[in-house]
Molecule: Glycine riboswitch aptamer
Organism: Hydrogenophaga borbori
């Protein structure tokens, strides 16, 4: 100086999917079991790259991205969570 990074909380917006079935219970919350689902807490997987080997093809082996993928987890009235956005607010760390 508040110009640049990412990190810290609060606040405001924020999608998708069965108010499922049986039992514990007469009911509700919650649990636990079974089917159908969803992707935007969190997880996992991958392309590019890079390096040896090789005339090419091609093999290895490091690294490794996502709102894409898998659906472990975690959701599937309402609440609650919510990736991500937004102005603002903190402390750093860069600039000068």
């Nucleotide at each position: 100086a508040u110009u640049u990074c990412g990190c810290c909380g609060a606040c405001u917006g924020g999608a998708g999917a069965g108010c499922g079935g049986c039992c514990g219970u007469c009911g509700c919350a919650c649990g636990g079991c079974c089917c159908a689902c969803c992707g935007a807490a969190g997880g996992g997987g991958c392309a590019a790259g890079c390096c040896g080997c090789g005339u090419c093809a091609g093999c290895g082996g490091c690294u490794g991205a996502a709102a894409c993928u898998c659906u472990c987890a975690g959701g599937u009235u309402c609440a609650a969570g919510g990736a991500c956005a937004g102005g603002g607010g903190g402390a750093g760390a860069g600039g000068c």